RNA sequence: UUGUGUUAAGGGCAAACUUGCCGAAAGGCAAGGACGCAAAGCCAUAGGGUCUAAGGUGCAUACCGCAUUAUGACAGCCUGGCUGCCGCG
Numbered sequence: 001u002u003g004u005g006u007u008a009a010g011g012g013c014a015a016a017c018u019u020g021c022c023g024a025a026a027g028g029c030a031a032g033g034a035c036g037c038a039a040a041g042c043c044a045u046a047g048g049g050u051c052u053a054a055g056g057u058g059c060a061u062a063c064c065g066c067a068u069u070a071u072g073a074c075a076g077c078c079u080g081g082c083u084g085c086c087g088c089g
Base pairs, nucleotide, nucleotide: 002089003088004087005086012037013036017032018031019030020029021028022027035076041082042081043080046079047078048077049074050073051072055069056068057067058066059065
């Protein structure tokens, strides 16, 4: 430098769920908690996908509503980009 993740050491992250806070929601943050993870580190202005629908638009209407839409989210959905520890070749 490159390929790789079968073992070891030091370790790292933390799903569901619970509590608190933020948010219209999806979801996020903190603490507890571990299902899992060799990038479960970062990028949503790289592509696809998924979730939500405040506001907008359309419909309906006495009221409650219904449909659609991302400019809101998910990197622990997939591909991709950037960076990185250890072992092995």